[in-house]
Context: one part of a larger RNA
RNA sequence: ACCAGCGAGUUAAUGCAUGUGGCAAGCUUAAGACAGAUACAGUCGGAGGCGAAGCGAAAGCGAGUCUGAAUAGGGCGCGAAGUGGCAUGUAUUAGACACGAAACCUGGUGAGCUAACCAUGGUCAGGGUGAAAGUGAGGUAAUACUCACGGGAGGCCCGAACCCACCAAUGUUGCAAAAUUGGGGGAGGAACUGUGGUUAGGGGUGAAAUGCCAAACGAACCAGGAGAUAGCUUGUUCUCCCCGAAAUAGCUUUAGGGCUAGCGUUAUGUGAUGGGUCUCGGAGGUAGAGCACUGAAUGGGCUAGGGGGCGUCAAGCUUACCGAACCCACUCAAACUCCGAAUGCCGAGAAAUCUAACAUAGCAGUCGGGUUACGUGAGAUGAGUUUCGUAACCGAGAGGGAAACAACCCAGACCCCCGAUUAAGGUCCCGAAGUGAGUACUAAGUGGGAAAUGAUGUGAUUGUGUUGAGACAGCCAGGAGGUUGGCUUAGAAGCAGCCACCCUUUAAAGAGUGCGUAACAGCUCACUGGUCAAACGCAGUUGCGCAGAUAAUGUAACGGGGCUCAAGUACUCCACCGAAAUCAGGGAUACGAAAGUAUAGUAGGGGAGCGUCGUGGUUGCAGAGAAGGUGUACUGGCAAGGUAUGCUGGAGCGUCCACGAGUGCGAAUGCUGGU
Numbered sequence: 001a002c003c004a005g006c007g008a009g010u011u012a013a014u015g016c017a018u019g020u021g022g023c024a025a026g027c028u029u030a031a032g033a034c035a036g037a038u039a040c041a042g043u044c045g046g047a048g049g050c051g052a053a054g055c056g057a058a059a060g061c062g063a064g065u066c067u068g069a070a071u072a073g074g075g076c077g078c079g080a081a082g083u084g085g086c087a088u089g090u091a092u093u094a095g096a097c098a099c100g101a102a103a104c105c106u107g108g109u110g111a112g113c114u115a116a117c118c119a120u121g122g123u124c125a126g127g128g129u130g131a132a133a134g135u136g137a138g139g140u141a142a143u144a145c146u147c148a149c150g151g152g153a154g155g156c157c158c159g160a161a162c163c164c165a166c167c168a169a170u171g172u173u174g175c176a177a178a179a180u181u182g183g184g185g186g187a188g189g190a191a192c193u194g195u196g197g198u199u200a201g202g203g204g205u206g207a208a209a210u211g212c213c214a215a216a217c218g219a220a221c222c223a224g225g226a227g228a229u230a231g232c233u234u235g236u237u238c239u240c241c242c243c244g245a246a247a248u249a250g251c252u253u254u255a256g257g258g259c260u261a262g263c264g265u266u267a268u269g270u271g272a273u274g275g276g277u278c279u280c281g282g283a284g285g286u287a288g289a290g291c292a293c294u295g296a297a298u299g300g301g302c303u304a305g306g307g308g309g310c311g312u313c314a315a316g317c318u319u320a321c322c323g324a325a326c327c328c329a330c331u332c333a334a335a336c337u338c339c340g341a342a343u344g345c346c347g348a349g350a351a352a353u354c355u356a357a358c359a360u361a362g363c364a365g366u367c368g369g370g371u372u373a374c375g376u377g378a379g380a381u382g383a384g385u386u387u388c389g390u391a392a393c394c395g396a397g398a399g400g401g402a403a404a405c406a407a408c409c410c411a412g413a414c415c416c417c418c419g420a421u422u423a424a425g426g427u428c429c430c431g432a433a434g435u436g437a438g439u440a441c442u443a444a445g446u447g448g449g450a451a452a453u454g455a456u457g458u459g460a461u462u463g464u465g466u467u468g469a470g471a472c473a474g475c476c477a478g479g480a481g482g483u484u485g486g487c488u489u490a491g492a493a494g495c496a497g498c499c500a501c502c503c504u505u506u507a508a509a510g511a512g513u514g515c516g517u518a519a520c521a522g523c524u525c526a527c528u529g530g531u532c533a534a535a536c537g538c539a540g541u542u543g544c545g546c547a548g549a550u551a552a553u554g555u556a557a558c559g560g561g562g563c564u565c566a567a568g569u570a571c572u573c574c575a576c577c578g579a580a581a582u583c584a585g586g587g588a589u590a591c592g593a594a595a596g597u598a599u600a601g602u603a604g605g606g607g608a609g610c611g612u613c614g615u616g617g618u619u620g621c622a623g624a625g626a627a628g629g630u631g632u633a634c635u636g637g638c639a640a641g642g643u644a645u646g647c648u649g650g651a652g653c654g655u656c657c658a659c660g661a662g663u664g665c666g667a668a669u670g671c672u673g674g675u
Stems, first nucleotide, its partner, number of pairs: 001675006011094010022083002026050003032044003054061002064076004097235002100232001104225006115199009124189001126158003129154001134149005162186003166183005201217001203213003210219001238609006248261005262366002264363007274354001277350006288339001289337002294333003298329004305322002307319004369394007377386002399410003414587003419583003425577003428561003434574001436573006447563001453547002457544010474531005480504003485499003510525001514523002588599004610664001612661006619654003628648008
C1' cells in the first nucleotide's frame, strides 16, 4: 500500500410538540399485593397527578375578580376537552455520536543504568627531573653563608596498561538506539576500579549542565480515580423526491465559542393583506452648484493702525515699507449653505398581471466570507490591502467563451436523441464556420505590455500668409557715403559697455545679425537686382504609427503555426459556425379540473422507500440438492434492488402481514488479520 472482518446519535428518567388509536367531564394509577408459573400477559391497589374557574399580596369573593369612593375606567379571566398509553422529533440530566490530550490526585515499584556517600579489597611497564632533612669540608666569637656527597619530594615531566572523549573521516534501513579508524588529554592522584550497602518522586543526588534517578526527567515508572475534561482536530456507513440558507445586528473575560433576532424548512390558520408599474401626497439637505453665513485663499484699490526718517525728538511733517476692516475681480470646504436634483424611503389610490404576505407551533443551520462594478473613508486617489454602502456572481452553479483561469462575458443542467435556431465569442491552418464584400488607415510584426517627455513618420481637417507684377530653395552680383556717430577707454573703427539711432547716394544696404581683430582688417546676414520656374511658409485640432523600452534554464509580452491593398486597425453590409440557452420528438415526477407550469444545489428542514439480523403469525421450498460462492439472462415506477438459471456447494431457507434492532463503511496518521 491493497484486501477481508470489526468500527461512531444509544439507553433510562422527566418535559414540550406532532401523529395515532383507548376512555371521556373526566382520564390515570405509583409503591405494593393477589393469582399464575420457565417468563410475560391477567386481577386488585385512587395514595397521588392532570383536567373541569378564575381573580387577588392576602383575608376573601366567584363567571367574575382586583384596583377604586364608584354601578366609572382599566388589568386578568368567562366562548373553543381533556387524560393516560404507543410511535416519531427535540430538550434536560446522565460518559450521551465515536476516537484523541498535555495534565491533576491516591497507593505502590525502582539507585543491577546513573549521582553522591559509607564499608572492605584491587590496579598503576619503563624513563626523566632531583626539593627538604642528613653527613663531611670551608667559614663565623657563635649563627648565618658556601661547596661536595647524599637523599628521593612533587594534584612535577615523557610515556604503556587503565581512564577520558578535543579533532577529522567513515558510519547515518549502522558492527553499534552513540560505534569504528587515525590523531588527542590524564596517567601516584580531587586517580581508576571490584564487591557489599545508604539516600525515592511535592523526593533524592548534583565540583551546578535543570544534569542524573534502568536507552525520551522543568519533576521517574506501574495500577487506580477514569469513559478526567477537550468552546479543539478528525471521522460518522443504503436510495430516491420537494424546498433551501448564512457568513449580519445586539449582548457576551466575548471575538475560530455562545444566546436572542435576521435569513431556511415543515404543519396549521388568515384569505390579497405581498412584489413591481403608473398617478397623487409627504419627510429630507446628498450629487451638483454657490459664496448670502462660518472659515480658507490670490491680485488690485482705498484706509485705520504699525514700522522707518525728520523734528525745541514736542506738536507735527513725511515715506519706492507692512497693513486689519471696507470695495472690485478670480477661487476652495466631510465637520460652510442664499440654493438644490436624480434615485431611494413613507403613505394613499388605480388597472391588468405576477406570486407572495402575515400569525402560531415543531426542527434547524449560519455569526471566519470572497471577487467584480459603482459611491466614500483609512493607506501612498499603493496592494490579490483594509472599513462601510448599493448590485451581481462565487460560496452552494454544471454548460459555451476568455489558451489554461471560484468570481469576467453568455447562459441557470429533470432524463433520453447521430434533429433545428441562436447567445457570448468566432469563421487562413492547428479548429466547427468567409483566404466574404465595400471605403479608408498602419509599415511599426504596430497589432501581440508601459509614462512623463521628444521628433520635418504619415493620413484627415481648420486658420493665416507669400506667389506668373515670378514667390520658396539654390546659384551670380551688390550690400555704399557723412563716419572711426557721441561718450567711455591704453584702444572701442557696425559688433566690451552707456546714450542716441539721424541724414545722403540709391535697385538696395541696420549708426548694424553672427563669426573675427589688441584695435583695424577680413568673412557673413538683413535688404536689393539677375537667373530659374510653380507652388512655398507658419500656427492649431485630430486618426494611426516612432523613440523613451534593461533580468535572471529556452523563443517566452499573439495559445502556436503563420499573417502586411492583412489573417492588423476604423466604419458599413451579407452569410455561416457556435452552449446542457431556445424550439422540435420521446419519457418521468410534483402541482393543477384542464390548459399548462415546475424539477442546479452545500449547511439544513420535510417526504417516500430498498436491504441486513432476529421475533410472532401466515404460507411455501429443500439430498430429485437449502444457504453461501461464481457466471449468464431477464426485470423494476429512477434508485437502494429483485427474479430465473448453469456450475460449485452440501443442510437448511424463503413469501406475505406485523414487531424489535449491536441494521448498511472508503476514508477516523481508525482496530485486528492476511498478502
Large-subunit ribosomal RNA, domain II from an Anaerolineales bacterium, 675 nucleotides, folded computationally. The coordinates come from a structure-prediction model, not an experiment, and the mean pLDDT is 86. NCBI's taxonomy places the organism under Bacteria, Bacillati, Chloroflexota, Anaerolineae, Anaerolineales. RNAcentral holds the full RNA, with entries from ENA.